Predicted 3D model of an 85-nucleotide RNA (c-di-GMP-I-GGC riboswitch aptamer) from Salirhabdus euzebyi. The organism belongs to Salirhabdus, within Bacteria.

[in-house]
Order: sequence, then C1' cells, then structure tokens
RNA sequence: GCAGUUAAGGGCAAACCUAUUGAAAAAUAGGGACGCAAAGUCACAGGUCUAAGGUUUUACAACUAGGAUGGCUGGACUGCCUGAU
Repeated sequence: GCAGUUAAGGGCAAACCUAUUGAAAAAUAGGGACGCAAAGUCACAGGUCUAAGGUUUUACAACUAGGAUGGCUGGACUGCCUGAU
C1' cells in the first nucleotide's frame, strides 16, 4: 500500500426502560445489546423527521426561517487491531 474470512486484544451500542433538557424532531447520562471494520469527526450535496417563532387562513390547516438525523446515501478529514494477501 491492499484487505477485513476465522480468531484474539480492545472499541462503539439499535430497540426498549429510567432520569434530565427541548415546543417538537431529538439530545445527554445510566441500564440494555440489534447490530457495526470507521456505528470516529464534519450538516458540504441529496434524503428523512420536526415546526415553539413567522406568513397565509374566520377556522381547520398549509407553507416556512430555523432545528434534528453521520446507525439513510454520497462527499471531505482522521485513525486502532489483524494478515486468510
């Protein structure tokens, strides 16, 4: 450099439960393991979710600034272990 089959050392931790924060999506902490070889980092492009506030509306509601998601996809940056090569 390339690769991630088996095994080993170590790592992360879905759903769900509890607490806290938030208008919500969701986040954080603890428990918990469905999975993960970047499930490490970044909202740059697309997707999805949300809509306190704002606009329109008699109302219902619709749209939206903004927000969330990296465990949805692409992209960028960084990196541990191992060697069936």